[in-house]
RNA sequence: GAUGAACGCUGGCGGCGUGCCUAAUACAUGCAAGUCGAACGCGAGCACUUGUGCUCGAGUGGCGAACGGGUGAGUAAUACAUAAGUAACCUGCCCUAGACAGGGGGAUAACUAUUGGAAACGAUAGCUAAGACCGCAUAGGUACGGACACUGCAUGGUGACCGUAUUAAAAGUGCCUCAAAGCACUGGUAGAGGAUGGACUUAUGGCGCAUUAGCUGGUUGGCGGGGUAACGGCCCACCAAGGCGACGAUGCGUAGCCGACCUGAGAGGGUGACCGGCCACACUGGGACUGAGACACGGCCCAAACUCCUACGGGAGGCAGCAGUGGGGAAUAUUGCACAAUGGGGGGAACCCUGAUGCAGCAACGCCGCGUGAGUGAAGAAGUAUUUCGGUAUGUAAAGCUCUAUCAGCAGGGAAGAUAAUGACGGUACCUGACUAAGAAGCUCCGGCUAAAUACGUGCCAGCAGCCGCGGUAAUACGUAGGGGGCAAGCGUUAUCCGGAUUUACUGGGUGUAAAGGGAGCGUAGACGGCAUGACAAGCCAGAUGUGAAAACCCAGGGCUCAACCCUGGGACUGCAUUUGGAACUGCCAGGCUGGAGUGCAGGAGAGGUAAGCGGAAUUCCUAGUGUAGCGGUGAAAUGCGUAGAUAUUAGGAGGAACACCAGUGGCGAAGGCGGCUUACUGGACUGUAACUGACGUUGAGGCUCGAAAGCGUGGGGAGCAAACAGGAUUAGAUACCCUGGUAGUCCACGCGGUAAACGAUGAUUGCUAGGUGUAGGUGGGUAUGGACCCAUCGGUGCCGCAGCUAACGCAAUAAGCAAUCCACCUGGGGAGUACGUUCGCAAGAAUGAAACUCAAAGGAAUUGACGGGGACCCGCACAAGCGGUGGAGCAUGUGGUUUAAUUCGAAGCAACGCGAAGAACCUUACCAAGUCUUGACAUCCCAAUGACGUGUCCGUAACGGGGCAUUCUCUUCGGAGUAUUGGAGACAGGUGGUGCAUGGUUGUCGUCAGCUCGUGUCGUGAGAUGUUGGGUUAAGUCCCGCAACGAGCGCAACCCUUAUCAUUAGUUGCUACGCAAGAGCACUCUAAUGAGACUGCCGUUGAUAAAACGGAGGAAGGUGGGGAUGACGUCAAAUCAUCAUGCCCCUUAUGACCUGGGCUACACACGUACUACAAUGGCGAUAAACAGAGUGUUGCGACACCGCGAGGUGAAGCUAAUCACAAAAAAUCGUCUCAGUUCGGAUUGUAGGCUGCAACUCGCUUACAUGAAGCUGGAAUUGCUAGUAAUCGCGAAUCAGAAUGUCGCGGUGAAUACGUUCCCGGGCCUUGUACACACCGCCCGUCACACCAUGAGAGUCGGUAACACCCGAAGUCAGUAGUCUAACCGCAAGGGGGGCGCUGCCGAAGGUGGGAUUGAUAAUUGGGGUG
Repeated sequence: GAUGAACGCUGGCGGCGUGCCUAAUACAUGCAAGUCGAACGCGAGCACUUGUGCUCGAGUGGCGAACGGGUGAGUAAUACAUAAGUAACCUGCCCUAGACAGGGGGAUAACUAUUGGAAACGAUAGCUAAGACCGCAUAGGUACGGACACUGCAUGGUGACCGUAUUAAAAGUGCCUCAAAGCACUGGUAGAGGAUGGACUUAUGGCGCAUUAGCUGGUUGGCGGGGUAACGGCCCACCAAGGCGACGAUGCGUAGCCGACCUGAGAGGGUGACCGGCCACACUGGGACUGAGACACGGCCCAAACUCCUACGGGAGGCAGCAGUGGGGAAUAUUGCACAAUGGGGGGAACCCUGAUGCAGCAACGCCGCGUGAGUGAAGAAGUAUUUCGGUAUGUAAAGCUCUAUCAGCAGGGAAGAUAAUGACGGUACCUGACUAAGAAGCUCCGGCUAAAUACGUGCCAGCAGCCGCGGUAAUACGUAGGGGGCAAGCGUUAUCCGGAUUUACUGGGUGUAAAGGGAGCGUAGACGGCAUGACAAGCCAGAUGUGAAAACCCAGGGCUCAACCCUGGGACUGCAUUUGGAACUGCCAGGCUGGAGUGCAGGAGAGGUAAGCGGAAUUCCUAGUGUAGCGGUGAAAUGCGUAGAUAUUAGGAGGAACACCAGUGGCGAAGGCGGCUUACUGGACUGUAACUGACGUUGAGGCUCGAAAGCGUGGGGAGCAAACAGGAUUAGAUACCCUGGUAGUCCACGCGGUAAACGAUGAUUGCUAGGUGUAGGUGGGUAUGGACCCAUCGGUGCCGCAGCUAACGCAAUAAGCAAUCCACCUGGGGAGUACGUUCGCAAGAAUGAAACUCAAAGGAAUUGACGGGGACCCGCACAAGCGGUGGAGCAUGUGGUUUAAUUCGAAGCAACGCGAAGAACCUUACCAAGUCUUGACAUCCCAAUGACGUGUCCGUAACGGGGCAUUCUCUUCGGAGUAUUGGAGACAGGUGGUGCAUGGUUGUCGUCAGCUCGUGUCGUGAGAUGUUGGGUUAAGUCCCGCAACGAGCGCAACCCUUAUCAUUAGUUGCUACGCAAGAGCACUCUAAUGAGACUGCCGUUGAUAAAACGGAGGAAGGUGGGGAUGACGUCAAAUCAUCAUGCCCCUUAUGACCUGGGCUACACACGUACUACAAUGGCGAUAAACAGAGUGUUGCGACACCGCGAGGUGAAGCUAAUCACAAAAAAUCGUCUCAGUUCGGAUUGUAGGCUGCAACUCGCUUACAUGAAGCUGGAAUUGCUAGUAAUCGCGAAUCAGAAUGUCGCGGUGAAUACGUUCCCGGGCCUUGUACACACCGCCCGUCACACCAUGAGAGUCGGUAACACCCGAAGUCAGUAGUCUAACCGCAAGGGGGGCGCUGCCGAAGGUGGGAUUGAUAAUUGGGGUG
């Protein structure tokens, strides 16, 4: 785009069309084929002018009924289309021109009578007519014979002539008439011609399957007959053995064919409704009759099925005609009107008949046209939707105002179609008038493709979906709303066809890797084929003629108001046939040529093939000697062999198999393949020469031959190796990898088999198209001769590379380039190279080779990442080398778990677990129980009241809440305003409620790792690449060099702080050379401000003359001096809604707020992190003569004195701090203890105290005395640290009323080790492989279990179809006929001729029997397959 459509929702009018696609299923009822009295007789009725006319009925007779109408079952050719042929034919009615019609005969229906039957329908006897029937005459025709002319296309055709035989006819009506005759019309007969319609024959064309390859017996042909309108095996007798077929016979399946219709740029593809041509059929099968024509839709006979009637004896029927009914189905109309028109039949005509046809009815089924109003109208109304609450949208839309009347409705007029009459349609089309905006809009879509977006509801549910896909709490995708887009009396969906699809490729594709080159050769048919000449004209080209029906299509014009629709004319119908020319190309024929191809001659090369013989090395075995305890094997072992003498070694022998070195991207062969040496036979290629042949060529469906390894058969052989098998190991297991053995086999001969990643994943042949460089075989030339080299050329074999090609990779004279010829093969993945069938094979199996079903992909090449028990390089307390720990004990603390009314919440590998928490007795507090409040504990706005609020005090409560008393505001223009409290109303407050997977902000982590990117340019079809890679170097993408790159940014580094040295300046509370204090001073220490200093700067060596590295000097410090702050692009939907902020959702007398008490502190247990220990490098005690740093302090630090054993208490100086205080530093030193559960260790518990605080029970810290648990250095495993570090020792601070073994800081003492980068972990760069890309925690294979689906096999079972063989044999044609009957003609008669009936025979449908073929359904069980 289209449809004979259907379904869903909706529906105003008209015109023109269309309307059982399924059950060729069954049919009630009515109608669809009759007509003629001018062919004939009879009967009835009517009319009168009384013998006539008219009408009707059945019958004889004529014509028609073979047309028109329906359907598409059958049919792959007795069909159709196109073009021819008939010298092999027929043709009623019709037309043309002629001819003729003379004279006779016998019956019969109707009717009457009798009679059978239920009916349908008959029987017998008698009467009668014709244009019915039958002889005779004549004509013409036909057949045969004779003889003649002309002619063609083979048989033949045509025309005269003679003879023989045979063979026609019908009348009716009108006028005129008494009648006859005559005239006119309609008929009749026989020929001739035409027209029309048919029949037969030929060629070409149009479906599928080869898993249908052979078919055929009247089959193919002949002779002779029969039959037919006619040819013909159409039929018959005889003879011959033919005929068809890979150019697809036969079989099976499907199907009416065409003009045309739909689509498409075309070529094509699909279809065969309506209209038109042809064919076939008429309930199923068979058959003939009549006739010009039928083997006959509304005729006949028979058989079978079905239905109906019946008196049971017998009969009737055929809607695939028009309506209509049942049924089937998703689905398809009225039991209408009329012969007015067009046409058909009959008739002389009037006329009759006509479900053909013309019309109407039903149906949006299709196409076309029209309408559902037009103008104006902003307060941008109301309503609705949404909102950032401002608005926005619906929207000039509505309302309102002014108009109009197409359609529909009402009324009036009123056609054409008809040429005199006649109009179903129809009071229709059309015209006019009045009237009212009234009566007339829906459907679908809005994620992309694809025009058009929001809100709400829902929450992987409900649902959507053409493909991709959407939906798991903010859905532009589901449902609804309002809005928008599209089309519009329709709109969507479904089904089907074409297009897009160059996705079967003729136009117009491919085959190295995506699907696809046969394993290789020879060769048949076929296809294609060198140079030149001549002829022919099949192909080819041009002209002409015929045909290509009409309709359709295109163009022009015309008619319905337009259009659809219809009419007229033209074009076109690309085709076929005939004919006339042409001769370039192809073809065919003829004679030539040598360039393709082949032969000859002369050479050299080679693992080419077959057979026979020979050889040495090695393994194994046997014999003998020497010799002694192991051998062998592996990652390590064991099995195995060996004291019965192995292995090792020497000598001799046996046997089989394979041929080291040479050896080479070297050679040969068609491929498979071929390797010691010699001989024999033999194939091919190459080079040179140019004697010969003269296109002999290329390819090659079928076919034939060869064809690795494994395998099979028969017979040999068997050393080594070695499937199966056995044992030993390895392992979770190990039916494997490893080891020890070992049989088929491997070898030979003869057969079979016929496959491989049979690969260059690249078919064969020919020609052409830049170069460079190897290699091996020839030949020619040159230079040279002690090795040789150079140039040229032919045929092989490699590499690199240009053009070109390619999706890219790559190929590139050995093409995957440019051309030509031939063959083979491909058409999404899986199912499946499977099933079934067939062929081959001894078998194994091979060859050929599907479908159902299922998926939306499968695949190729390249790119970027990620990954690898891949590679190269490098780094890190990563390993190694060391030191100290954790894991065992007790306790502290956090977590899990459990418990509980609650044990609030969060954090979860590293990167949660002394984490949020820098500090839970109340508070905190979020949790639980009980008691209270509801505009609220907190904020803003409004109103009223009070002058307060607050403070002090009293009552009451578990407490909050509640109540009483005392006291009492500010400013003022005096109107009021402000402020506070209380009360009230509503907007609102409030939420540590949910979602960190809606977010902001902040943070962790890889990682202080060295990376991450951009602009321009260049390369690539592109993703992308380059830069950023490479060579060095660095802590570093740090720097240097090189380079199709050149630059730049975020990172690195530096700039900042601190520390180490010095200088300058400044000195109080600091310091002190001034004897102390005061004072003085600022040198030193120190404080804190500014500077200096370090930069590979200098020297040497190495390096590339670089960057840089190594060493050295100087220096307080040396190669980023030490430490800190500083964290690129990004990753982990990492953490946090409970710091804070915040969208959405949720609660609102509660999930908010207040208060008391409890809980967060529980305790069979498990884990993490610390502390203290287990002791002598120690414990305890003592002495005072020790030595820090950094901090903090007025709600505070608190000296000092006194009291207390002590914690602490009382009094109290100083200090707002370099001034005073905390504050004592501790390890260190000395003495003692002497290896023990101790003078170690300190848990636990008792008693008595202290401190803080409303409060110390749940639940704080601490003191004194007493008690004195586990624990004697810690399994597997695991952690920190590279120098002022580890280890060890104490001090301080934050939080804080009180409450550190935690955290953050500070200093004191102060080590060991690093060979090195193989390994573990993490990371960086380059490279490689990849089927991964939520990226190896990836992907993914097979069995098993379960569910469903389709399918193969299956003992069988049940059907269908088409044949075959035999039996039976209806109707009927044909043939025969001895029975029987018989009007016309002949005969005087007897009888004859002719005919009917009956009987018989051949054929013959349905039916029966039988064995096969083929196809379908189904089946216990079973096989694999697919999906989940």